A computed fold for a 130-nucleotide RNA from Paenibacillus ginsengihumi DSM 21568, annotated as SAM riboswitch aptamer (S box leader). Model confidence (mean pLDDT): 77 of 100. Of the family's consensus pairs, 88% are formed in the model. The sequence was found by an Rfam model in a public genome assembly.
[in-house]
RNA sequence: UUCUUAUCCAGAGAGGCGGAGGGAAAGGCCCGAUGAAGCCCGGCAACCGUUCCAUGAGGUCAGCGCCUGCUGUGACCGUGGAAAAUCAGGUGCCAAUUCCUCAGAAUCGGACGAUUCUGGCAGAUGAGAG
Numbered sequence: 001u002u003c004u005u006a007u008c009c010a011g012a013g014a015g016g017c018g019g020a021g022g023g024a025a026a027g028g029c030c031c032g033a034u035g036a037a038g039c040c041c042g043g044c045a046a047c048c049g050u051u052c053c054a055u056g057a058g059g060u061c062a063g064c065g066c067c068u069g070c071u072g073u074g075a076c077c078g079u080g081g082a083a084a085a086u087c088a089g090g091u092g093c094c095a096a097u098u099c100c101u102c103a104g105a106a107u108c109g110g111a112c113g114a115u116u117c118u119g120g121c122a123g124a125u126g127a128g129a130g
Base pairs, nucleotide, nucleotide: 001130002129003128004127005126006125007124008123013041015040016039017038021031022030023029026101027100028099042094043093044092047090048089051082052081053080054079055078058077059076061072062071063070064069098122102119103118104117105116106115107114108113
């Protein structure tokens, strides 16, 4: 830096340092000296890992057969699932729905608008791949 995929209406300090900015981008609308960013501590969550259970249709291994199969095998890989812990495992996150913003449909109310559902763009994070 690119691709694939899952999730994004929950959760998280009235601590220390720090000093003016911050909320991706644009437009809004917000947050901020009753102190922003950043750093430290603290916390949240549970994506991956770990633990546990199951699974023989696959790998593996074993036996049989001999013609490309049959039977078995959960220690390991793979696959599926669960709940708790999250550890001195790897990330991530800790104002506002990813703060809002696009399109379609339905319903409500008189153009305008509101709510719900579906889809899309951009983005964030994890996992995997290049």